[in-house]
RNA sequence: GCCCAAAUAGUUUAACGGUAGAACGGGUGAUUUGUAAUCUCCAAACGUUGGUUCAAUUCCGACUUUGGGCU
Numbered sequence: 001g002c003c004c005a006a007a008u009a010g011u012u013u014a015a016c017g018g019u020a021g022a023a024c025g026g027g028u029g030a031u032u033u034g035u036a037a038u039c040u041c042c043a044a045a046c047g048u049u050g051g052u053u054c055a056a057u058u059c060c061g062a063c064u065u066u067g068g069g070c071u
């Protein structure tokens, strides 16, 4: 330098164009003499920027970052 893939919550990850889910972690409450465990409830996310579309996490382009391959 060229090619490919990925980017969603603090972490690991789902989501055939129509509501953003889960687990762990965090917080509240219950239970316990107390802690742990268990149960209940709560908060927390679509990399950036354009385009297509009635509607975009999803499709397309560019950029950024990360990983892999070729030379």
Stems, first nucleotide, its partner, number of pairs: 001070007010024004018054001026042002029039002047063005
Background: Transfer RNA from Eubacterium ruminantium, 71 nucleotides, folded computationally. Its Rfam family is "tRNA". Gene Ontology term of the family: triplet codon-amino acid adaptor activity. The sequence is in RNAcentral, with records from ENA and Rfam. Model confidence (mean pLDDT): 83 of 100. The source organism's lineage runs through Bacteria, Bacillota, Clostridia, Eubacteriaceae and Eubacterium.